[in-house]
Molecule: transfer RNA
Organism: Bacillota bacterium
RNA sequence: AGGGGAGUAGCUCAAGUGGCAGAGCGGCGGUCUCCAAAACCGGUGGCUGCGGGUUCAAGUCCUGCCUCCCCUGCCA
Numbered sequence: 001a002g003g004g005g006a007g008u009a010g011c012u013c014a015a016g017u018g019g020c021a022g023a024g025c026g027g028c029g030g031u032c033u034c035c036a037a038a039a040c041c042g043g044u045g046g047c048u049g050c051g052g053g054u055u056c057a058a059g060u061c062c063u064g065c066c067u068c069c070c071c072u073g074c075c076a
Stems, first nucleotide, its partner, number of pairs: 001072007010025004019056001028042004049065005
């Protein structure tokens, strides 16, 4: 340099053909307990990597970048 894959909550990951952004864990609060742990209950938590475009409507489609991983190649 070229090709492919990935980027969504603090972490691990979902979201059939474009149509209300979710789960588990964690954290927080509560119940329980002498205190804690475990267990149970309840909230909390998002600029869907960053821009632009298409559309009534984009996590999803198109496009330019950024980061990470894999493969191929060049120079030294």